[in-house]
Small-subunit ribosomal RNA, central domain from an uncultured Gammaproteobacteria bacterium, 350 nucleotides, folded computationally. The full RNA is in RNAcentral, with records from Greengenes.
Context: one part of a larger RNA
RNA sequence: CUGGGCGUAAAGCGCCUGUAGGUGGUUUGAUAAGUUGAUGUGAAAGCCCUGGGCUUAACCUGGGAAUGGCGUUGAAUACUGUGAGACUAGAGUCGGAUAGAGGGCCGUGGAAUUUCCGGUGCAGCGGUGAAAUGCGUAGAUAUCGGAAAGAACAUCGGUGGCGAAGGCGGCGGCCUGGGUCCAGACUGACACUGAGGGGCGAAAGCGUGGGGAGCAAACAGGAUUAGAUACCCUGGUAGUCCACGCGGUAAACGAUGAGGACUGGCUGUGUGGUGGGUUUAACCUACUGCGUAGCGAAGCUAACGCGUUAAGUUCUCCGCCUGGGGAGUACGGUCGCAAGAUUAAAACUC
Numbered sequence: 001c002u003g004g005g006c007g008u009a010a011a012g013c014g015c016c017u018g019u020a021g022g023u024g025g026u027u028u029g030a031u032a033a034g035u036u037g038a039u040g041u042g043a044a045a046g047c048c049c050u051g052g053g054c055u056u057a058a059c060c061u062g063g064g065a066a067u068g069g070c071g072u073u074g075a076a077u078a079c080u081g082u083g084a085g086a087c088u089a090g091a092g093u094c095g096g097a098u099a100g101a102g103g104g105c106c107g108u109g110g111a112a113u114u115u116c117c118g119g120u121g122c123a124g125c126g127g128u129g130a131a132a133u134g135c136g137u138a139g140a141u142a143u144c145g146g147a148a149a150g151a152a153c154a155u156c157g158g159u160g161g162c163g164a165a166g167g168c169g170g171c172g173g174c175c176u177g178g179g180u181c182c183a184g185a186c187u188g189a190c191a192c193u194g195a196g197g198g199g200c201g202a203a204a205g206c207g208u209g210g211g212g213a214g215c216a217a218a219c220a221g222g223a224u225u226a227g228a229u230a231c232c233c234u235g236g237u238a239g240u241c242c243a244c245g246c247g248g249u250a251a252a253c254g255a256u257g258a259g260g261a262c263u264g265g266c267u268g269u270g271u272g273g274u275g276g277g278u279u280u281a282a283c284c285u286a287c288u289g290c291g292u293a294g295c296g297a298a299g300c301u302a303a304c305g306c307g308u309u310a311a312g313u314u315c316u317c318c319g320c321c322u323g324g325g326g327a328g329u330a331c332g333g334u335c336g337c338a339a340g341a342u343u344a345a346a347a348c349u350c
Stems, first nucleotide, its partner, number of pairs: 004321003007304002012318001014200004021193003025087004030082002033080002035076001036074006048064006090190001091187004095182004102176007109153001113149008124135002161168002205246006214240002219235004257317006265295013299306002323350003332343004
C1' cells in the first nucleotide's frame, strides 16, 4: 500500500453552499496522450535466486533475476482522454395551477396568570403522604367591577403539514424562499460529489441597552431522614422575553452522508392531475405523480431487524473507524470578551 468496515459492536462531518480535485448521457468523423509491440538505456558493487572456492561460516567468485523508470520507433483505434460537429432521455428556463406552523417585518385579538384600585364579606387561606415555613382582623382566601403588565397561543391538532438541518403553531397585512402537478415550447450535458473556504445552526452561556406577568438554576426557610448540601413544600435572583453583537455545541438521532439506476405486493394518510358515478357542491370510485405512516415476497443481517423512503443489487464522490483505560485529556496552533470550542498525542497500564 492492497484486502475489511461505519442503524444498535469502533466508525456518517449538525446542516447547506461551493473552489480545487475525482467522476460523468447519446452520436459522427478527426487525433493518437493513456492503452500495445520491438529496441536502446537503466555502470559496477550491494540486495534476491542458483552454482563454485577456502574443512565450514563470514568472505571471495560465475551466471541469472530485479532495477519506481527514461529515450527511440512501429502497429491498432474498441475503451479513456483531447479538440470539432450534431442530439435530447440528465440538468435547467418559460406558462398555468396548487398545498403548507417555510422565513422576515409591522399591526392586532381573546382566555388565563399576577399586581394595583373599588364593592360584598367572614376567619381563615395555602400546602402535603402527614405537616410546617408562608399569607391573613393593618380584613387575606372567595366573589363582583375596573385598570396595568408581560409571556404563551386551549379547542381545531392529526404515527397532519412545511423546512437543508437547527426548527416552525392565535388572527390580519406587506416583503420573500423552496416544493409539487399539468401541458407544451426552449437551452443543449450546462451534471453528480466536494479536501480546503463560506454561510446557517436547539438549549444553556457571554456583551450592551430595554423588559420582567408566570416559571425558575443559585440562594433562604420548612419538612423528610441516621444524615439529606436531594426528591416534597413556601419563597426567590440570574435566566426565560425584545433589539443588536458574540458563542458554535447537543442522544444536532432515522444513532442510517449526498446523487443516480435496478428489483414482487398489501393497507392507510397528505397534496396535485385525468376519467367515471351522484351531480350545485360535498362525497364515492379507477388510474397516475410527489410526499408520508404501518405490514410484509425475494434478498440482506451476528441477531434485532431493514425491506421501492432498503440496512436488497449496483455506480460515482466525500467523511470517518482500527482493543479498553490514559483521553476527546496534555502540549502547540487556530478561534473566542470569557466560558470554552476546534485540531489532537504520548508515557504508563490491563